[in-house]
Context: one part of a larger RNA
RNA sequence: AUUGAACGCUGGCGGUAUGCUUAACACAUGCAAGUCGAACGCGAACGUUUCUUAGGAAACAAGUAGAGUGGCGGACGGGGGAGUAACGCGGAGGAAUCUGCCUAGUAGUGGGGGGCAACCCGAGGAAACUCGGAUUAAUACCGCAUACCUUCUACGGAUGAAAGGUGAGCAAUCCUUGGAAGCUCUCGCUAUCAGAUGUGCCCGCGUCGGAUUAGCUAGUUGGUGGGGUAAAGGCCUACCAAGGCGACGAUCCGUAGCUGGUUUGAGAGGAUGAUCAGCCACACUGGGACUGAGACACGGCCCGGACUCCUACGGGAGGCAGCAGUGGGGAAUAUUGGACAAUGGGCGCAAGCCUGAUCCAGCAAUGCCGCGUGUGUGAAGAAGGCCUUAGGGUUGUAAAGCACUUUCAAUUGUGAAGAAGAGUAUAAGAUUAAUACUCUUGUACUUUGACGUUAACUUUAGAAGAAGCACCGGCUAACUCUGUGCCAGCAGCCGCGGUAAUACUGAAGGUGCAAGCGUUAAUC
Repeated sequence: AUUGAACGCUGGCGGUAUGCUUAACACAUGCAAGUCGAACGCGAACGUUUCUUAGGAAACAAGUAGAGUGGCGGACGGGGGAGUAACGCGGAGGAAUCUGCCUAGUAGUGGGGGGCAACCCGAGGAAACUCGGAUUAAUACCGCAUACCUUCUACGGAUGAAAGGUGAGCAAUCCUUGGAAGCUCUCGCUAUCAGAUGUGCCCGCGUCGGAUUAGCUAGUUGGUGGGGUAAAGGCCUACCAAGGCGACGAUCCGUAGCUGGUUUGAGAGGAUGAUCAGCCACACUGGGACUGAGACACGGCCCGGACUCCUACGGGAGGCAGCAGUGGGGAAUAUUGGACAAUGGGCGCAAGCCUGAUCCAGCAAUGCCGCGUGUGUGAAGAAGGCCUUAGGGUUGUAAAGCACUUUCAAUUGUGAAGAAGAGUAUAAGAUUAAUACUCUUGUACUUUGACGUUAACUUUAGAAGAAGCACCGGCUAACUCUGUGCCAGCAGCCGCGGUAAUACUGAAGGUGCAAGCGUUAAUC
């Protein structure tokens, strides 16, 4: 000088940052990932009205709530650092890769089929849930056709697709009130190419301690054939060869996430890796794959294990190292709060829905910064305290008194900014056969703030509500008295105390910091 600190005494306000460093210990409860009706088929109840044979039926509600099929997202965001001494990380290169959504280009989007949920009926089970029958839709599934193009190729050829939906109309076609097809707008779908982003892989260099760890290695090192992967490769396998690493420290053991940074220091260097940011690995413990553009997947699946819970004993359920919160451990670390208003994310054409990400509020002097606890005047140098050589000295302009001020807190009212957008109407332009629809831009109106009793300004009143802590032998700024008598005690080092203790205890005075001050721990 510093700290994610703790402890003791004390404590007025604001801003800002930070807050389980220990048990990757166990977890009650709530929330933390959904969304789309403009992909699809279904579709209530309560209620209102009407009818009625008084049992009920129909319409509206409402194609609403709701499950189900399907799509996209649950691989992001959030958490803690157990493991890892490693191509894990850092910075510098490389070739043998993939890449949903997004951007740009090219070419298509033709014609068919069969099922499965939901619903209905039935059955089993304590439950979790499961089974059978019948019925049905799609942007779900499967063939056929076509192939700019892709892949393979013996260069002849072979192979590989697709899905439709919304809005608004109607000029030309057909049946002619109107509808069909078609056209148009827009969102999709298929193939492929390029980009962007992200990801996988390889490699030179750097990256803690121990030699009281000196030898280690059989898929081991290399080759050939085969397999496998998105992709090079002993990645895997069969055969062949006998290699490969090591005092420039292999192997083994211990410790540890790495970095930008942080801290200290004139620097070199040392120590460190909280918050914030990048990368990695992990998700009760061990293993495994499925789906998918992407996972071997924190709030997905399966199996083994430990633990907890339910049970009708047959069987089931669970995983806070998400946000709060509980127990435990500990010197020690906060609310079972508000809102999606902003920023961002997922889904959706959109409106919007979801979002413990985030933004805010609450608690804590935990740190840093700022402000205040009054200002001027005031000598009878008051009283009281302490000391005294008894004269006096000191506390001390300090107080009282007099005259002022009102920051902050209290109180009254006013009141920004954080709001960009969104909706409705309308004008122009684009598009179009079209003045329709849609999109873009502009204008007008309406409307969106958790914080929030916001910030800031203002009213009122009154010095009013606001100072402590450590030290005073030397180092080291600051001295006297009393008590004690090697006792009680102090102490960072030197050391003090055995009857005049500036070193213990108390007082008065002083010194230093100040809403803090000391102590302890830790680093330089």

Small-subunit ribosomal RNA, 5' domain from an uncultured prokaryote, 524 nucleotides, folded computationally.
The RNAcentral record of the full RNA draws on ENA.